Record summary
Predicted 3D model of a 72-nucleotide RNA (transfer RNA) from a Thermodesulfobacteriota bacterium. The RNAcentral record of the sequence draws on ENA. Its mean pLDDT, the model's own confidence on a scale to 100, is 81. It matches the Rfam family "tRNA". Gene Ontology term of the family: triplet codon-amino acid adaptor activity. The family's RNA type in Rfam is transfer RNA.
RNA sequence: CCCCUUGUAGUUCAACGGACAGAACAACCCCGUCCUAAGGGGUAGAUGUCAGUUCAAUUCUGGCCAAGGGGA
Numbered sequence: 001c002c003c004c005u006u007g008u009a010g011u012u013c014a015a016c017g018g019a020c021a022g023a024a025c026a027a028c029c030c031c032g033u034c035c036u037a038a039g040g041g042g043u044a045g046a047u048g049u050c051a052g053u054u055c056a057a058u059u060c061u062g063g064c065c066a067a068g069g070g071g072a
Base pairs, nucleotide, nucleotide: 001071002070003069004068005067006066007065010025011024012023013022018055027043028042029041030040031039048064049063050062051061052060
């Protein structure tokens, strides 16, 4: 320098171009217990970034950024 893959919650993962972006674990609150735990109920929390296409983008296209891999 060139090519490929990936980027979603604190973490691990979902989501035909269309419903409020879901789940588990973690966090917080409540129940529970003499106390703690197990167990149960609830709350908050995310689309790397900037453009483009589209009636509509997590999804498609391009640039940039970051991580990983391959080539010279």